[in-house]
Context: one part of a larger RNA
RNA sequence: UGCGCUCUGCCUGAGUGGAAGACACACCUAGUACGAAAGGAACGGUGUGUCGGCGCCUCUGGUCUACGGGCUAUCCGAGAGGGUAAGCCCGGCAGCCACGCGCCAAGGGAUAAGAGCUGAAUGCAUCUAAGCUCGAAGCCCGCCGCGAAAAUAGGCAGAGUUUGAGGGCGGCCCUAGAAGAGGGCGUUAAUGGGGCAGGGGUGUAAGCACCAAGGCCAAAAGCCGAGGUGUUCAGCCCGCUGCUCCCAAUAGCCCGAAGG
Numbered sequence: 001u002g003c004g005c006u007c008u009g010c011c012u013g014a015g016u017g018g019a020a021g022a023c024a025c026a027c028c029u030a031g032u033a034c035g036a037a038a039g040g041a042a043c044g045g046u047g048u049g050u051c052g053g054c055g056c057c058u059c060u061g062g063u064c065u066a067c068g069g070g071c072u073a074u075c076c077g078a079g080a081g082g083g084u085a086a087g088c089c090c091g092g093c094a095g096c097c098a099c100g101c102g103c104c105a106a107g108g109g110a111u112a113a114g115a116g117c118u119g120a121a122u123g124c125a126u127c128u129a130a131g132c133u134c135g136a137a138g139c140c141c142g143c144c145g146c147g148a149a150a151a152u153a154g155g156c157a158g159a160g161u162u163u164g165a166g167g168g169c170g171g172c173c174c175u176a177g178a179a180g181a182g183g184g185c186g187u188u189a190a191u192g193g194g195g196c197a198g199g200g201g202u203g204u205a206a207g208c209a210c211c212a213a214g215g216c217c218a219a220a221a222g223c224c225g226a227g228g229u230g231u232u233c234a235g236c237c238c239g240c241u242g243c244u245c246c247c248a249a250u251a252g253c254c255c256g257a258a259g260g
Base pairs, nucleotide, nucleotide: 005160006159007158008157009156010155011154015146016145017144018143021051022050023049024048025047026046027045028044034039052104053103054102055101056100060098061097062096063095067091068090069089070088071087072085073084074083075082076081093239107141108140109139114134115133116132117131166255167254168253169252171185172184173183174182191248192247193246194244195243196242197241198240199238200237201236202235207231208230209229210228211227214224215223216222
């Protein structure tokens, strides 16, 4: 762009992709069948493991230069608090991951080699000539994706047809994303931010009060004082969950459908 108007939603499924499974062992079958004994199956069933595939993050474990804490050197600072070394160390949510977790058939159909039935040619025989029954990790389904550009270009429903359905731009975003694309929101609003609450990380902030090793001092008085305790399950922080119109989604612009 097209599919004999346009759009929205939902389908069908021609076709197409996949290996989505592969293997091993153990147990039961069974010390059975078989065999004089020695020995010793199978059909079928159950379980476990390894490799592989797809997905996920509850758990476990990584990472986590969001974050919290400790330490060193140096600089600013009265202190508190910071800067720099993209310093060292201890933890760590979400996210992303594997070393973690879940799932990855049975079955049906048609067959190959092959096994047969019935059965003539050929009064017998013969699986084959007519006909029929079986029979593979293989083939077609089944399972999971994609899939109306399947040109025989599909179907159903609804809406609209210029008084215009729908779409786009501009705007706020996303567990969506290289760009496009996709999804959500746009005041009739909880879409993002902020605030608050819940939950979570770190591990108990500063200030103040009290205690206090030790030091100064001849001693006393007094001063300095690491550190401890309380306030404090604190303080700081959060890509999570929710609530709340405080802030920003304003105003607007463009495209847009046959024939009669």
Molecule: large-subunit ribosomal RNA, domain VI
Organism: Candidatus Nanoarchaeia archaeon